[in-house]
Predicted 3D model of a 191-nucleotide RNA (Lysine riboswitch aptamer) from Geosporobacter subterraneus. Its mean pLDDT, the model's own confidence on a scale to 100, is 80. Lineage of the source: Bacteria > Bacillati > Bacillota > Peptostreptococcales > Geosporobacter. Its Rfam family is "Lysine riboswitch aptamer". Its family is annotated with lysine biosynthetic process in the Gene Ontology. From the family's description: Riboswitches are metabolite binding domains within certain messenger RNAs that serve as precision sensors for their corresponding targets. Allosteric rearrangement of mRNA structure is mediated by ligand binding, and this results in modulation of gene expression. This family includes riboswitches that sense lysine in a number of genes involved in lysine metabolism, including lysC.
RNA sequence: UUGUGUUUUAGAGGUUGCGGUGCAUUAUGAGUAAGGUAAGGGAGAUUGAGGACAUCGUAGAGCUUGCCAGAAAGGAAUCACUGCCGAAGCAUAGAAAUCUGCCUCGAUUUCUAGAGCUGGGACUAUAUUGAAUAAAUAUAGGACUGUCACUGGUAAAGAACCCAUUUUACCAGUGAGGGGCUAUUUCACAC
Numbered sequence: 001u002u003g004u005g006u007u008u009u010a011g012a013g014g015u016u017g018c019g020g021u022g023c024a025u026u027a028u029g030a031g032u033a034a035g036g037u038a039a040g041g042g043a044g045a046u047u048g049a050g051g052a053c054a055u056c057g058u059a060g061a062g063c064u065u066g067c068c069a070g071a072a073a074g075g076a077a078u079c080a081c082u083g084c085c086g087a088a089g090c091a092u093a094g095a096a097a098u099c100u101g102c103c104u105c106g107a108u109u110u111c112u113a114g115a116g117c118u119g120g121g122a123c124u125a126u127a128u129u130g131a132a133u134a135a136a137u138a139u140a141g142g143a144c145u146g147u148c149a150c151u152g153g154u155a156a157a158g159a160a161c162c163c164a165u166u167u168u169a170c171c172a173g174u175g176a177g178g179g180g181c182u183a184u185u186u187c188a189c190a191c
Stems, first nucleotide, its partner, number of pairs: 002190004009183003014085001017084006024078003035068006044056003048105004053101001088118003092113008119145002123141007147176011
């Protein structure tokens, strides 16, 4: 110096890379929910489902229709700030809270966790959540894109010339995967 393993630090993919925050702005939610009033109606009603207690209801509830007036949250877009490149998401397990005052199941949100899956974004289809044709999640599909390896080709450089070989860049094809790739540091072994 090179190779293998180990270890340190820093980077790359994308102008649609991945998240977070905001009493910011806008649209949607929605002329909806809750409320008031009039009429109808006639025995149950109070939850996502079931059960128990309790409460309300023939002094007419729940429900339907008309009129009056009339929101909000979650989610989305833009903007600003900000953390980053397993960024992050999903699955699994546990804990807490909410959905009704209690119990069981279920759903939603937050936190933690060794370890499992996904390189990345978009498009299409299906399913779930959702008011939604928005968006998100999961699965599948064929393309695109980034990295590495192998094969083939082109160009340049080194080489006195040719050939061969080496290096770099580009093109095409095939394959692999983020515990990866590039550069770099420590240690050990081999040469």